[in-house]
The part of an RNA shown here (large-subunit ribosomal RNA, domain IV) has 343 nucleotides and comes from a metagenome.
Context: one part of a larger RNA
RNA sequence: CUCAGGAGAAGGAACUCGGCAAAUUGACACCGUAACUUCGGAAGAAGGUGUGCCCUGGUAGGUUGUAGCCGUACAGGCGAAGGCCGAAGGGGUUGCAAAAAAUCGGUGGCUGCGACUGUUUAAUAAAAACACAGCACUCUGCAAAGAUGAUGAAUCGACGUAUAGGGUGUGACGCCUGCCCGGUGCCGGAAGGUUAAAUGAUGGGGUGCAAGCUCUUGAUUGAGGCCCCGGUAAACGGCGGCCGUAACGAUAACGGUCCUAAGGUAGCGAAAUUCCUUGUCGGGUAAGUUCCGACCUGCACGAAUGGCGUAACGAUGGCCACACUGUCUCCUCCUGAGACUCA
Numbered sequence: 001c002u003c004a005g006g007a008g009a010a011g012g013a014a015c016u017c018g019g020c021a022a023a024u025u026g027a028c029a030c031c032g033u034a035a036c037u038u039c040g041g042a043a044g045a046a047g048g049u050g051u052g053c054c055c056u057g058g059u060a061g062g063u064u065g066u067a068g069c070c071g072u073a074c075a076g077g078c079g080a081a082g083g084c085c086g087a088a089g090g091g092g093u094u095g096c097a098a099a100a101a102a103u104c105g106g107u108g109g110c111u112g113c114g115a116c117u118g119u120u121u122a123a124u125a126a127a128a129a130c131a132c133a134g135c136a137c138u139c140u141g142c143a144a145a146g147a148u149g150a151u152g153a154a155u156c157g158a159c160g161u162a163u164a165g166g167g168u169g170u171g172a173c174g175c176c177u178g179c180c181c182g183g184u185g186c187c188g189g190a191a192g193g194u195u196a197a198a199u200g201a202u203g204g205g206g207u208g209c210a211a212g213c214u215c216u217u218g219a220u221u222g223a224g225g226c227c228c229c230g231g232u233a234a235a236c237g238g239c240g241g242c243c244g245u246a247a248c249g250a251u252a253a254c255g256g257u258c259c260u261a262a263g264g265u266a267g268c269g270a271a272a273u274u275c276c277u278u279g280u281c282g283g284g285u286a287a288g289u290u291c292c293g294a295c296c297u298g299c300a301c302g303a304a305u306g307g308c309g310u311a312a313c314g315a316u317g318g319c320c321a322c323a324c325u326g327u328c329u330c331c332u333c334c335u336g337a338g339a340c341u342c343a
Stems, first nucleotide, its partner, number of pairs: 001338008010329002014327001019324001027051005036041001038172001052093005061085004068078003094098001106322007113314002118130002134170007146156003173309004178239003183236002185232005192227003198221001203216005240258005267301001268298001279295005
């Protein structure tokens, strides 16, 4: 010096990306316990007090229950004895210390995300990702849809039958879920247009005396699809610009105009989204690019690609406080194992 432990004056997070690590807490009994809440919780909230041994005393009491008693009673009740459990309070007493060792929660506040328990990158990621109950749309009438299989047999779906099964999205719960069907998709549509094979009117060519055979022309008829006409957004998706205006100034409820399928409603908002930006104001600090509360100028939130809230929960992210400490100021000592030197 390295590793594993132990102790530490004064201070107590000044360390550091960050209290990482360590320390604190810890058991049982009793007292006591806030906001909020889905009334279940939160909660072991928080915060306190007690704890050995001896005597009272194996007492009070509890439990079981024999004999016995009450009772019309094979109901029920009381209950000596015996068995099992066993205080409180009071008195005394030892030690520095009585949950004497070991085992054995640190706590609280604000906030983001995800409701929750669960699942996941076997060997760098456990999460806000996946799943989830619930919600919604859609397909499927049974030889179901869908899937596996070779366009097979067959099997699953299902020994099920629309309160069932498949697919997709969202993701408990609460309050809600606005406008747009022009594009794309899907669904519907006895008309019309276009359109394949097929059909084959007419005309023409070759050959033949002819009947005919053959080559060609292609009027007409002709499905689905597409065009067309409607519907549909918890289908894929989308949800504007410029100019002016109020008796200080500023702002614009209001007006004009252009464009669009329609111009973003409620709610939220410098946000896991804000570039400018460490925005501005307030709080917390002596001092705060983080944090919390507001504002709204949303570069580029926004409603099941869900919006906004939310008790409980989380080896989840951010911030703060108390307690505690060798994380630090600033290092020191002790124990053990290595390394090292010598043999």

Model confidence (mean pLDDT): 87 of 100. It matches the Rfam family "Bacterial large subunit ribosomal RNA". Gene Ontology terms of the family: structural constituent of ribosome and ribosome.